A computed fold for a 73-nucleotide RNA from a Myxococcota bacterium, annotated as transfer RNA. NCBI's taxonomy places the organism under Bacteria, Pseudomonadati, Myxococcota. It matches the Rfam family "tRNA". By type it is a transfer RNA. Gene Ontology term of the family: triplet codon-amino acid adaptor activity.
RNA sequence: GCUCACGUAGCUCAGUCGGUAGAGCACGUCCUUGGUAAGGACGAGGUCACCGGUUCAAGUCCGGUCGUGAGCU
Numbered sequence: 001g002c003u004c005a006c007g008u009a010g011c012u013c014a015g016u017c018g019g020u021a022g023a024g025c026a027c028g029u030c031c032u033u034g035g036u037a038a039g040g041a042c043g044a045g046g047u048c049a050c051c052g053g054u055u056c057a058a059g060u061c062c063g064g065u066c067g068u069g070a071g072c073u
Stems, first nucleotide, its partner, number of pairs: 001072007010025004019056001027043005049065005
């Protein structure tokens, strides 16, 4: 230099054919216990890497940029 894959909550990851952004763990409050752990209920937390395009509507499709990983030379 070229090719491919990936980028979504603090972490690990889902998200189907474009139509309300989710789960587990972690975190906060409460319940339960003599107390802790475990368990249970509720809650908070997001510029879906960034910029633009298509569309009534984009995490999803298209182009570019950046980052990470792998392969080729």